[in-house]
A computed fold for a 344-nucleotide part of an RNA from Ktedonobacteria bacterium brp13, annotated as large-subunit ribosomal RNA, domain IV. Rfam family: Bacterial large subunit ribosomal RNA. Gene Ontology terms of the family: structural constituent of ribosome and ribosome. The RNAcentral record of the full RNA draws on Rfam. The prediction has a mean pLDDT of 87.
Context: one part of a larger RNA
RNA sequence: CCUCUGUUAAGGAACUCGGCAAAUUAACCCCGUACCUUCGGAAGAAGGGGUGCCUGAGUAGCUUUCUCGCGUAAGUGAGGGGGUGAGCAGGCUGCAAGAAAUAGGCUCAACCGACUGUUUACCAAAAACACAGGUCUCUGCGAACACGAAAGUGGAAGUAUAGGGGCUGACUCCUGCCCAGUGCCGGAAGGUUACGAGGAGCGGUGCACGUAGCUGCGAAUCUAAGCCCCGGUGAACGGCGGCCGUAACUAUAACGGUCCUAAGGUAGCGAAAUUCCUUGUCGGGUAAGUUCCGACCCGCACGAAAGGAGUAACGAGUUGAGCGCUGUCUCGACAGAGGACUCG
Numbered sequence: 001c002c003u004c005u006g007u008u009a010a011g012g013a014a015c016u017c018g019g020c021a022a023a024u025u026a027a028c029c030c031c032g033u034a035c036c037u038u039c040g041g042a043a044g045a046a047g048g049g050g051u052g053c054c055u056g057a058g059u060a061g062c063u064u065u066c067u068c069g070c071g072u073a074a075g076u077g078a079g080g081g082g083g084u085g086a087g088c089a090g091g092c093u094g095c096a097a098g099a100a101a102u103a104g105g106c107u108c109a110a111c112c113g114a115c116u117g118u119u120u121a122c123c124a125a126a127a128a129c130a131c132a133g134g135u136c137u138c139u140g141c142g143a144a145c146a147c148g149a150a151a152g153u154g155g156a157a158g159u160a161u162a163g164g165g166g167c168u169g170a171c172u173c174c175u176g177c178c179c180a181g182u183g184c185c186g187g188a189a190g191g192u193u194a195c196g197a198g199g200a201g202c203g204g205u206g207c208a209c210g211u212a213g214c215u216g217c218g219a220a221u222c223u224a225a226g227c228c229c230c231g232g233u234g235a236a237c238g239g240c241g242g243c244c245g246u247a248a249c250u251a252u253a254a255c256g257g258u259c260c261u262a263a264g265g266u267a268g269c270g271a272a273a274u275u276c277c278u279u280g281u282c283g284g285g286u287a288a289g290u291u292c293c294g295a296c297c298c299g300c301a302c303g304a305a306a307g308g309a310g311u312a313a314c315g316a317g318u319u320g321a322g323c324g325c326u327g328u329c330u331c332g333a334c335a336g337a338g339g340a341c342u343c344g
Base pairs, nucleotide, nucleotide: 001339002338003337004336005335006334007333008332010330011329014328019325027051028050029049030048031047036041038170052092053091054090055089056088061084062083063082064081065080066079067078068077069076070075093097105323106322107321108320109319110318111317112315113314117129118128133168134167135166136165137164138163139162145154146153147152171310172309173308174307176240177239178238181237182236183233184232185231186230187229190228191227192226196222197221201217202216203215204214205213241259242258243257244256245255268302269299280296281295282294283293284292
């Protein structure tokens, strides 16, 4: 000097990204317990007190069994035995009685996720996944769907209160406008259209011409789904404006004009896990606060099931604050164990 363990005056987070680590707390009994709440919880909230041994005395009580009395019985009364057993009073010892060991630190506020659960075996346990619940959609049974050239199997020895797929994610209050584009669903009048049907017409061959026959090309016309077309559909993919003016201080603009659009963002929330400018401005907390909390709204670039806003309970989640507590620190010191080191 290193690792581990223990103690430490005064102070007590001044340490640090951050109370990381350590310390505090801890068992049982009694008293007592707020906001909030889905009335279950919150709650071991918080905050207090007690705890050994001896004597009264194994006492009061509870329980069990036996005997006797009364009673038809249920039961009730007295007594004996067994088990269990507070509370109180007085006393004793020690620094200390849950004497050793094992045994929650607490509170306030915000965010996210409702919750218990699941996960990156070996750097991530979470706000990610799942979840009950919600909703859309497909599927009538040889179901849809999946695996498989197929046979077949799963679905399911199920049958729409069932099964598959998508999104959302308890609960509460809600979920606005746009169907122009894309998708899906419905429609079938018209347009387009393949194979096929059709066969006007033209050609080859046919001893020379022509005809027949054989053969080739082939127009009109008829003709499916699809597409065009006509409708519907957003808890389908998605989208949800600009400029100018205006009120008797100023400022602002309920109001007006105009351009564009399929329609121009409703409720709610908002410097937010989203805010660039930004340490926005104001208030709170601090002596001092780029974080935090409450507001404001100028939302660079929130917004309604890629859900919006709340929310009791829950969380080895994230953030801020306080009490307690401490060698985290001021700032070190000491002790023990094992190393390193020196000698052998």